[in-house]
RNA sequence: GAGUUAUCCAGAAAGGUGGAGGGACGGGCCCUGUGAAACCUUGGCAACCUGCGAAAGCAAGGUGCCAAUUCCUGCCGUGAUUGAUUGACUGAUCAAUCGCGGAGAGAUGUCGA
Numbered sequence: 001g002a003g004u005u006a007u008c009c010a011g012a013a014a015g016g017u018g019g020a021g022g023g024a025c026g027g028g029c030c031c032u033g034u035g036a037a038a039c040c041u042u043g044g045c046a047a048c049c050u051g052c053g054a055a056a057g058c059a060a061g062g063u064g065c066c067a068a069u070u071c072c073u074g075c076c077g078u079g080a081u082u083g084a085u086u087g088a089c090u091g092a093u094c095a096a097u098c099g100c101g102g103a104g105a106g107a108u109g110u111c112g113a
Stems, first nucleotide, its partner, number of pairs: 003111001005109004013042005021031003025074004043066003048062002050059003070105001075102012
């Protein structure tokens, strides 16, 4: 690193250095000189691996994490409402808004030639 598999509506920040960016990408919307990223210290959350246990569970050694649901969304399908176009009608198509299901992408852990 390809791949594999599980999870992603819960939870958890102070200080120092630093000095303009950050939230993966596009669109949106946010955070940020009342100090971004990054690094350091301390603290915390959680329980994937791990240890103990018959189990429930307990512990917290290895990771991870500590604005906003993975911040929302993107592709496919679908429900409701509204509007537009078309048709003689049942309808059909498109768009917007609010939802639902799935996929994709991403993150983290596990396994891993």